[in-house]
RNA sequence: ACCUCAUCCAGAGGGGCAGAGGGACCGGCCCGUCGAAGCCCCGGCAACCUACCGCGAAACUGCGGGAACGGUGCCAACUCCGGCCGCGUCAGCGGGAAGAUGUGAA
Numbered sequence: 001a002c003c004u005c006a007u008c009c010a011g012a013g014g015g016g017c018a019g020a021g022g023g024a025c026c027g028g029c030c031c032g033u034c035g036a037a038g039c040c041c042c043g044g045c046a047a048c049c050u051a052c053c054g055c056g057a058a059a060c061u062g063c064g065g066g067a068a069c070g071g072u073g074c075c076a077a078c079u080c081c082g083g084c085c086g087c088g089u090c091a092g093c094g095g096g097a098a099g100a101u102g103u104g105a106a
Base pairs, nucleotide, nucleotide: 003104005102006101007100008099013042014041015040016039017038021031022030023029025083026082027081028080043075044074045073048071049070050067052065053064054063055062079098084095085094086093087092
C1' cells in the first nucleotide's frame, strides 16, 4: 500500500524563510505577487486514540460519561460543487463511488 470499522453541513491563524502555484483525480468554480506549494516558530480547533469514572449478559473498537498532560489530525469555501444510480415541481433531495482522518489488523 491493501484490508477493517467510525466520522466528514461544527470548529480553529499569525509571524519568518521562500517565490508560483494550490484546492486528491477529471470538469467546473474558486484561492494566490495585498505572496501559492514547501519548511520553521508560535498560537488555536477538535476529541479518533488515550488518562479518568460508571454500567456490564465480557462484546478484540461492548455501552455511557468525560478531561485535554500525551499520540495523531486539522485551522478558505459542506469533503468547495459536480462526476455513478434513483426521485424531482428542474430548485433541489436521497443513496453510492472516490477521497480524507483516525482505530484495528497485518

This is a predicted structure of a 106-nucleotide RNA (SAM riboswitch aptamer (S box leader)) from a Micrococcales bacterium. NCBI's taxonomy places the organism under Bacteria, Bacillati, Actinomycetota, Actinomycetes, Micrococcales. The sequence was found by an Rfam model in a public genome assembly. The prediction has a mean pLDDT of 83.